[in-house]
Record summary: This is a predicted structure of a 75-nucleotide RNA (transfer RNA) from Prosthecochloris sp. CIB 2401. NCBI's taxonomy places the organism under Bacteria, Chlorobiota, Chlorobiia, Chlorobiaceae, Prosthecochloris. Its mean pLDDT, the model's own confidence on a scale to 100, is 84.
RNA sequence: CGGCGUAUAGCGCAGCCUGGUAGCGCACUUCCUUGGGGUGGAAGGGGUCGUGGGUUCAAAUCCCGCUACGCCGAC
Numbered sequence: 001c002g003g004c005g006u007a008u009a010g011c012g013c014a015g016c017c018u019g020g021u022a023g024c025g026c027a028c029u030u031c032c033u034u035g036g037g038g039u040g041g042a043a044g045g046g047g048u049c050g051u052g053g054g055u056u057c058a059a060a061u062c063c064c065g066c067u068a069c070g071c072c073g074a075c
Base pairs, nucleotide, nucleotide: 001073002072003071004070005069006068007067010026011025012024013023020057028044029043030042031041032040050066051065052064053063054062
């Protein structure tokens, strides 16, 4: 330098192909259960979807640039 992949809640991930209310598990908060803890149960909070633009009535999703990380290739 070229190609490919990954980036979404504190952590691990789905959703992207086929645009239409951002979800799951764990964790966290409150409550129930217990003599207390654990387990179990109920409710709840938490997101500029890496970043800057474009298209569209509408973008995590489509298009372009950039950044970080990983893999492969070239030098």